[in-house]
RNA sequence: GCUUCGAUAGCUCAGCUGGUAGAGCGACGCACUCGUAAUGCGUAGGUCGAGGGUUCAAGUCCCUUUCGGAGCU
Numbered sequence: 001g002c003u004u005c006g007a008u009a010g011c012u013c014a015g016c017u018g019g020u021a022g023a024g025c026g027a028c029g030c031a032c033u034c035g036u037a038a039u040g041c042g043u044a045g046g047u048c049g050a051g052g053g054u055u056c057a058a059g060u061c062c063c064u065u066u067c068g069g070a071g072c073u
Stems, first nucleotide, its partner, number of pairs: 001072007010025004019056001027043005049065005
């Protein structure tokens, strides 16, 4: 330099053929307990790496770009 994969909640990751974002763990609250843990129920938490384009509508499609992994030269 070229090809390819990835970037989504505090962490690990889903998200199909565009239809307006979720799970587990963690945090917080409540219940339970003499109390803690465990368990059950609930709550909060996300400009989907960045910028632009297409579309009624983009995490998803297209272009550029940053960072990381792998391969090739």
This is a predicted structure of a 73-nucleotide RNA (transfer RNA) from a Lachnospiraceae bacterium. Its Rfam family is "tRNA". Rfam describes the family as follows. Transfer RNA (tRNA) molecules are approximately 80 nucleotides in length. Rfam links the family to the GO term triplet codon-amino acid adaptor activity. It is annotated as a transfer RNA. It was read from a public genome assembly. Model confidence (mean pLDDT): 82 of 100.